[in-house]
RNA sequence: AGAGAUAGGCGGAUGGUCGCUUCCCGUUAAUUCGGGGGGAGGAAAGUCCGGACUCCAUAGAGCAGGGCGCUGGGGAAAUCCCAGGGGGAGCAAUCCUACGGAAAGUGGAACAGAAAGCAUACCGCCGGGUGUCCUUAGAGGACCCCCGGUAAGGGUGAAAAGGUGAGGUAAGAGCUCACCGCGGUUCCGGGUGACCGGGACCGGCGCGCUAAACCCCGCCCGGAGCAAGAUCAAAUAGGAGAGGAUGAGGCUGCUCGUCUCGUUCGACUCUCGGGUAGAUCGCUCGAGGCGGUCGGGAACGGCCGUCCCAGAUAGAUGACCAUCAUCCCCUAGGUUUGGGGAUACAGAAUCCGGCUUACAGCCUGUCUCUCCCA
Repeated sequence: AGAGAUAGGCGGAUGGUCGCUUCCCGUUAAUUCGGGGGGAGGAAAGUCCGGACUCCAUAGAGCAGGGCGCUGGGGAAAUCCCAGGGGGAGCAAUCCUACGGAAAGUGGAACAGAAAGCAUACCGCCGGGUGUCCUUAGAGGACCCCCGGUAAGGGUGAAAAGGUGAGGUAAGAGCUCACCGCGGUUCCGGGUGACCGGGACCGGCGCGCUAAACCCCGCCCGGAGCAAGAUCAAAUAGGAGAGGAUGAGGCUGCUCGUCUCGUUCGACUCUCGGGUAGAUCGCUCGAGGCGGUCGGGAACGGCCGUCCCAGAUAGAUGACCAUCAUCCCCUAGGUUUGGGGAUACAGAAUCCGGCUUACAGCCUGUCUCUCCCA
């Protein structure tokens, strides 16, 4: 210098004008007006996990359904985090890993290929047979077909049933042997453990792959969710209770009078309870933030100090202007000036811990490989 790997951080700044929401103080008939303070994120997102909280349910056991599955630690818990082990990728830094079981059973393997499971012969190699041709003293050679042997070689595939060498054979083959590998049993050493290293014996190793396919094994799991839930409580209708004829209608324009109806089918008045609209609470001080220190390899934990940091309800947190910042273009070997453009993803709704996904432009630390120079 180039190419990478990894851990973390920022994600526009300042000022002005006009607005929005909430709290406090003063003020007002009145959220009326004035002043002051607070006002989105690293993901607030997807709603995929786990909790807190609330209500309902709940003897115990089982079925169904769902989740998880190497070890140790962390954490309230988790399918989360840290550190390791095994396996895989990369020259390396480093990355990926859903990582119990395939001799319980069922199923699957596209295309290619002869054959993808209770096997298989396409080419090749080898043996035998018939025939034709060539050559010939005899022996032999070439080609077609048929029968058989063969998994060493070629070819197909993601995958074809250990590897190398020797022996063996008609040709071959763990067919036999040596070494390596694999499986089982066992012993020794190291490690908390997963596991690692080494030794002995046995087995020639033909039942290979697939379980985020059904399934089997082990462990775990009640349901609904802040529109949870609690309190207060109009109007209308209906319910319960108490009082209750002063009521309604006709004869008439009105009064008196009179008649009828209502009074067990109760007009009207009052009270109570459920409950709707609405209001209030839940609601934001919390597994809380920041700083320091101690313990730990880390995740994380202990202690001390300090701070209070959105609570809207159809949903406030915004818009415009100016200056600056960063990057790109005009732009050319460098610098300056000028002009133009861009500044993402996104938007709290009960609150936390995770995971996943999106993200213009940048910054910082550490590490690896290659090349060059000293």

A computed fold for a 374-nucleotide RNA from a Candidatus Zhuqueibacterota bacterium, annotated as Bacterial RNase P class A. The gene name in the source record is rnpB. The organism belongs to Candidatus Zhuqueibacterota, within Bacteria. The model forms 94% of the base pairs in the Rfam consensus. RNAcentral holds the sequence, with entries from ENA. It matches the Rfam family "Bacterial RNase P class A". By type it is a ribozyme. Its mean pLDDT, the model's own confidence on a scale to 100, is 75.